Annotation
A computed fold for a 75-nucleotide RNA from Ignisphaera aggregans DSM 17230, annotated as transfer RNA. NCBI's taxonomy places the organism under Archaea, Thermoproteati, Thermoproteota, Ignisphaera, Ignisphaera aggregans. Its Rfam family is "tRNA". From the family's description: Transfer RNA (tRNA) molecules are approximately 80 nucleotides in length. Its mean pLDDT, the model's own confidence on a scale to 100, is 81.

């Protein structure tokens, strides 16, 4: 230095290809119910600047361009 993947809630992770409804799930947290007790079962909560900026568009996690940061290959 070139070039390819990844970054989405505490943690794993669909959704991005083909732009369109309030961004969804599991574990975990927190309250509630049952219960002899609850750490099981059931029920309901909270958490998300879609790694940051800019851009295109009526509308962007999704296109486009720049930066971070992580990996992986090539000189």
């Nucleotide at each position: 230095g070139g070039g390819c993947c990844c970054g989405u809630a505490g943690c794993u992770u669909a959704g991005c290809u083909u732009g369109g409804a309030u961004a969804g799930a599991g574990c975990g947290c927190c309250g509630g119910c049952c219960u002899g007790c609850g750490g099981a079962g059931c029920c309901g909560g909270a958490g998300g600047u879609c790694a940051g900026g800019g851009g295109u568009u009526c509308a962007a996690a999704u296109c486009c361009c720049c930066u971070c940061g992580g990996g992986c290959c090539c000189g």